[in-house]
RNA sequence: UUGUUAUAGAGAAGGGUUGAGAGAUUAGGCUCUGUGACACCCUGGCAACCUGCCCCCUCAAAGGAAAGGUGCUAAUACCUAACCCCGGUUAAUGGGGAAAAUUAUAACAA
Numbered sequence: 001u002u003g004u005u006a007u008a009g010a011g012a013a014g015g016g017u018u019g020a021g022a023g024a025u026u027a028g029g030c031u032c033u034g035u036g037a038c039a040c041c042c043u044g045g046c047a048a049c050c051u052g053c054c055c056c057c058u059c060a061a062a063g064g065a066a067a068g069g070u071g072c073u074a075a076u077a078c079c080u081a082a083c084c085c086c087g088g089u090u091a092a093u094g095g096g097g098a099a100a101a102u103u104a105u106a107a108c109a110a
Stems, first nucleotide, its partner, number of pairs: 001110008013043005021032003026081004044073003049069003053064002077102001083097004
C1' cells in the first nucleotide's frame, strides 16, 4: 500500500508547548475556537479488537477482570448530497432502511 472480516447513535479529563484555524475528502449547512480551538508531549481516564489471565470445558462459545499490543478521550463518522421505501401540494422540507459507497479503528493475509 492492497484485500478480507468485524465495529462505528454508548463512554472518557487535566497540565505544558504552539498561536489560527478546526470538524476525513468534494459541495452545502451547522458547530467548536485568543475565556487558546487544531496539532504535539506528559499524566490520567474510557473501552474491550488482539495476546495472556480467571471461569467454563473434550474443544469451544458466552461471561469476568484489565497485565501487555493498539485505539479513543465535542456534537450519530456533527448533518445532508450517489440506492430503496414512506409521505407530499408530486415542488420542497421531512421520516425510515438489515442498501451501496466513502472514511476511521482492530485482526489476519499478500
Molecule: SAM riboswitch aptamer (S box leader)
Organism: Bacteroidota bacterium